[in-house]
Context: one part of a larger RNA
Molecule: small-subunit ribosomal RNA, 5' domain
Organism: Pinacopodium congolense
RNA sequence: GGAUGAACGCUGACGGCAAGCUUAACACAUGCAAGUCGAAUAGGAAGUGCUGUUUCCAGUGGCAGAUAGGUGAGUAAUACAUAAGAACCUGCCCUUGGGAGGGGAACAAUAGCUAGAAACGGUUGCUAAUACCCCUUAGGCUGAGGAGCAAAAGGAUGAAUCCUCUCGAGGGGCUCACGUUUAAUAAGUUAGUUGGUGAGGCAAUAGCUUACUAAGGCGAUGAUCAGUAGCUAGUCUAAGAGGAUGAUCAACCACACUAAGACUGAGACACGACCCAAACUCCUACGGGAGGCAAUAGUAAGGAAUUUUCUGCAAUGGACGAAAGCCUGACGUAGCAAUGCAACAUGGAGGUAGAAGGCCUAAAGAUCAUGAACUUCUUUUCUCGGAGAAGAUGCAAUGACAGUAUCUAGGGGAUAAGCAUUGGCUAACUCUGUGCCAAUAGCUACGAUAAUACAGAGGAUGCAAGUAUUAUUC
Numbered sequence: 001g002g003a004u005g006a007a008c009g010c011u012g013a014c015g016g017c018a019a020g021c022u023u024a025a026c027a028c029a030u031g032c033a034a035g036u037c038g039a040a041u042a043g044g045a046a047g048u049g050c051u052g053u054u055u056c057c058a059g060u061g062g063c064a065g066a067u068a069g070g071u072g073a074g075u076a077a078u079a080c081a082u083a084a085g086a087a088c089c090u091g092c093c094c095u096u097g098g099g100a101g102g103g104g105a106a107c108a109a110u111a112g113c114u115a116g117a118a119a120c121g122g123u124u125g126c127u128a129a130u131a132c133c134c135c136u137u138a139g140g141c142u143g144a145g146g147a148g149c150a151a152a153a154g155g156a157u158g159a160a161u162c163c164u165c166u167c168g169a170g171g172g173g174c175u176c177a178c179g180u181u182u183a184a185u186a187a188g189u190u191a192g193u194u195g196g197u198g199a200g201g202c203a204a205u206a207g208c209u210u211a212c213u214a215a216g217g218c219g220a221u222g223a224u225c226a227g228u229a230g231c232u233a234g235u236c237u238a239a240g241a242g243g244a245u246g247a248u249c250a251a252c253c254a255c256a257c258u259a260a261g262a263c264u265g266a267g268a269c270a271c272g273a274c275c276c277a278a279a280c281u282c283c284u285a286c287g288g289g290a291g292g293c294a295a296u297a298g299u300a301a302g303g304a305a306u307u308u309u310c311u312g313c314a315a316u317g318g319a320c321g322a323a324a325g326c327c328u329g330a331c332g333u334a335g336c337a338a339u340g341c342a343a344c345a346u347g348g349a350g351g352u353a354g355a356a357g358g359c360c361u362a363a364a365g366a367u368c369a370u371g372a373a374c375u376u377c378u379u380u381u382c383u384c385g386g387a388g389a390a391g392a393u394g395c396a397a398u399g400a401c402a403g404u405a406u407c408u409a410g411g412g413g414a415u416a417a418g419c420a421u422u423g424g425c426u427a428a429c430u431c432u433g434u435g436c437c438a439a440u441a442g443c444u445a446c447g448a449u450a451a452u453a454c455a456g457a458g459g460a461u462g463c464a465a466g467u468a469u470u471a472u473u474c
Base pairs, nucleotide, nucleotide: 001474002473003472004471006470007469009467010466016341017340018339020336021302027299028298030297031296035063036062037061040060041059043057044056045055046054070255071254072253079180080179082177084175085174088172089171090170093168097164098163099162100161101135102134103133104132111124112123113122114121140149141148142147181227182226188218189217190216193215194214195213196212197211198210199209200208230252232250234245235244236243237242258277261274280291281290282289283288308334311332312331316330317328318327320325347377348376349375350374357368358367360365382411383410385408386407387406391401418463419462420461421460422459423444424443425442429458430457431456432455433454440445
């Protein structure tokens, strides 16, 4: 000198863009953040003068809920980055060839009875389906062959949906090479350990698991143990080499109160799903139950320190749906705080007895003063009226932001300057007070009665809606 997710002191006009719990992965009141489909389905309700039609719905069923959003605790390699590989899977989407034939038995809801404080149930009977089961069929799979195994679904309409096979895209699982922090006051370590065979298991390879078997494997090119830590593209700095760092944004990984487990599914061992255990909080009729903000607001606590319990689905994107649509704290906006960046103002011109006043003085004067007053001009901004967007798509309709941005009439210099420094380094000096006191201080140092170094005043210098300090880093 640069930089910061900064903090603190003093001060503070305005709008734009960006960013805003770095600490306790501490505990959480309250609201909301994942639903949707009646064109799968029996039934119920509303509505209607009747018929017909319409609308809504807890349940069964389908798809989604594995995305989006958050956090960085763990992890020093089951991670990340770069470069390769072979033994794999893949819903929705794209593409190819076929097919959708015939039957059946149930279970919710609802109704009756019933247990319980509640949460949640039990039992009897009825019932539909794109829910479930069986048969037939098969360019598929297994097998040397004989042979064996496995599908489907209708519904509104007049065209889509479903099953199977094939290619792909995108996504994911796995293996390997190299690279990735500190310490030797950590030198030996490892028995499923290293390899082989058989068996099991997986979508797939594999000690992944198991039986038998051999005794291997790693290590001063640092094993193992211990400490620290999410990794990267990047960011800051530097002429560069490097050094430091990993907020926002993007990719990957890991986690979802703690620890473990599986179920469903194309995909999870699943943040707002399930089961068990532990801690904590709450309810209880003491028999038993309920909960998980590291989603978004917000609260308490911790801390030097970090915002509103706002608004809208209009846009972009996503789930579901044939669609209308519905849901969306993703997202778009607004609010708060000078947190940062860049921009813009606080007036321009004229004007002088060089005004009053302050301060200094050698008492002549000098300085604040290239100036106040005064005259005139202008209106960025301000204030008050009027008009008023783009963002919205073939047409029409649809805008949270927002009566915002912007344009324009009127008004009036009006509404707008501070902070630090002033011995040297280092730009800027005098007076008064104090008297090794009180203080200052980054270093050198200063203060002992003439202090340009303390305190005040006047002047000056630097930067400026900021400016000093502190912290960290190059």